[in-house]
């Protein structure tokens, strides 16, 4: 700083947990973390072609294409909200609230 509504699961071991947190809600003895083989997904980086911008001529940025080495991933939108702000919507209605929706933040994941 950039991505975060697509994609992608089998076996063995193991034995009660697991979705980061708090609330919900879901997932799990028809097997949950955890290890371990295998198979997948996908393109951030790395290498590789091609085009352009700059350059102290060493290289550096920007795009596009290729591959698939290092990483990630492989229930459920990042499961969903948590903070603000809008809303012509629903419930209540004296008000004040609850809720749905939309933008943005924030937190957390990846690189």
């Nucleotide at each position: 700083c950039a991505u975060c509504u697509a994609g992608a699961g089998g076996g063995g071991u193991g034995g009660a947990g697991g979705g980061a947190c708090u609330g919900g809600c879901c997932c799990a003895g028809u097997g949950a973390a955890g290890c371990c083989c295998c198979g997948g997904c996908a393109a951030c980086c790395a290498c590789c072609u091609c085009g352009g911008a700059c350059c102290u001529c060493g290289g550096u940025c920007c795009g596009a294409g290729a591959c698939a080495g290092g990483u990630g991933c492989c229930a459920a939108g990042u499961c969903c909200a948590g903070c603000a702000g809008g809303u012509a919507c629903g419930c209540a209605u004296a008000a004040a609230g609850c809720g749905g929706c939309c933008u943005g933040g924030a937190a957390g994941a990846u690189g």

SAM riboswitch aptamer (S box leader) from a soil metagenome, 111 nucleotides, folded computationally.
The coordinates come from a structure-prediction model, not an experiment, and the mean pLDDT is 85.